[in-house]
Molecule: Archaeal signal recognition particle RNA
RNA sequence: GUGGCGGGCAGGCCGGGGGGCCAGCGGUCCCCUGUAACCGGAAAUCCGCUUACGCCGGGGCCGAAGCGGCGGGGCGGCCUAUGCUCUCUACCUUCCCCCGAAGGGGGUACCAUGAGGGAUGGGUAGGAGCCGGACGGUGGCGCGCCGGUGAACCCGGCCAGGCCCGAAAGGGAGCAACCGUAGCCGGUGUCCAUCGGGUCGGCUCCCCUCAUCCAGAGAUACUCCCUUCGGGGCGGGGUAGGGAGUGUAGGUCCACCCGCCGCAGCCCGCCAU
Numbered sequence: 001g002u003g004g005c006g007g008g009c010a011g012g013c014c015g016g017g018g019g020g021c022c023a024g025c026g027g028u029c030c031c032c033u034g035u036a037a038c039c040g041g042a043a044a045u046c047c048g049c050u051u052a053c054g055c056c057g058g059g060g061c062c063g064a065a066g067c068g069g070c071g072g073g074g075c076g077g078c079c080u081a082u083g084c085u086c087u088c089u090a091c092c093u094u095c096c097c098c099c100g101a102a103g104g105g106g107g108u109a110c111c112a113u114g115a116g117g118g119a120u121g122g123g124u125a126g127g128a129g130c131c132g133g134a135c136g137g138u139g140g141c142g143c144g145c146c147g148g149u150g151a152a153c154c155c156g157g158c159c160a161g162g163c164c165c166g167a168a169a170g171g172g173a174g175c176a177a178c179c180g181u182a183g184c185c186g187g188u189g190u191c192c193a194u195c196g197g198g199u200c201g202g203c204u205c206c207c208c209u210c211a212u213c214c215a216g217a218g219a220u221a222c223u224c225c226c227u228u229c230g231g232g233g234c235g236g237g238g239u240a241g242g243g244a245g246u247g248u249a250g251g252u253c254c255a256c257c258c259g260c261c262g263c264a265g266c267c268c269g270c271c272a273u
Base pairs, nucleotide, nucleotide: 001273002272003271004270005269006268007267008266009265011062012061013060014059015033016032017031018030019029023050024049025048026047027046038058039057040056041055066263067262068261069260070259071258072257073256076253077252078251079250080249081248082247083246084245085244086243087242088241089240090239091238092237093236095235096233097232098231099230100229101228102227103226104225105224106223107222108221109220111218117214118213119212120211121210122209123208126206127205128204129203130202131201132200133199135196136195137194138193139192140191142190143189144188145187146186147185148184149183155180156179157178163172164171165170
């Protein structure tokens, strides 16, 4: 010097990627895909950072089982365009359906024993409004009557007993009871106000109806069809936009795999030569 074995150090590995978020990078979130291969803690008004390939703490393996670059294949994600299906919203609609109005036509019913109309004279069924009455409800410390209650200090009358004055006759104040007053409560009648209706009467208007007369053919109801107009439809069609699913094409980032190239140590001990 070379080779082998062992120990140690440097070093490496114990995952990577897409989406979302972000000014941007890493992480906590979602998804995809690997390895023989880690553990604990915190983190969306968030945690660590500014070319960033997480933070705090602990552990294991290797010591080549490493790192980097290029090319190819490629799971998956994202972007753009587009086809199909479903769905939502808005608008349009000459199509369809429903409702309503006007006009026209057909049919049925009723009527020359007279449709509809006009004139004259009656009636007042129905509706609306107004006036008056009756009834009922409500209110009025209205007024009257009845009953009850009723004046603590502080209503009135009459005041037994008791008290005071007096020798007495008598006099005085006065409690209770009794009789009343103001007030309060209840009932009832009446008056006033207001409200009500299968209430009564009257008046006005609308509507209806009867009789007679005039002239005489259409009026009304139901139903069907046509035209026009208006409204509606969790009907149809069209246009535009949004969402979901699925397919195609292009682009982009890529787990993972394959190939090529490049880079990548040192110290100590023992043995052989």